[in-house]
RNA sequence: GCCCCUGUAGUUCAACAGGAUAGAACGAUUCCCUCCUAAGGAAUAGAUCCAGGUUCGAGUCCUGGUGGGGGCA
Numbered sequence: 001g002c003c004c005c006u007g008u009a010g011u012u013c014a015a016c017a018g019g020a021u022a023g024a025a026c027g028a029u030u031c032c033c034u035c036c037u038a039a040g041g042a043a044u045a046g047a048u049c050c051a052g053g054u055u056c057g058a059g060u061c062c063u064g065g066u067g068g069g070g071g072c073a
Base pairs, nucleotide, nucleotide: 001072002071003070004069005068006067007066010026011025012024013023019056028044029043030042031041032040049065050064051063052062053061
């Protein structure tokens, strides 16, 4: 330099051929329980890598950029 794959809560994963309010587990915070801690119970907050495009509608499709992984030279 060229090609391929990939990027969603703090972490690991969903979202089934474009359709509804983007869910779950663990973690965090608060409360309950307990003499205290742990365990258990309840609640809350938290994400679509960035910029455009297509579409009535984009996490999903297209283009460019960018991060990560792999291959060739």
A computed fold for a 73-nucleotide RNA from a Patescibacteria group bacterium, annotated as transfer RNA. Its Rfam family is "tRNA". Rfam links the family to the GO term triplet codon-amino acid adaptor activity. It is annotated as a transfer RNA. Lineage of the source: Bacteria > Bacteria candidate phyla.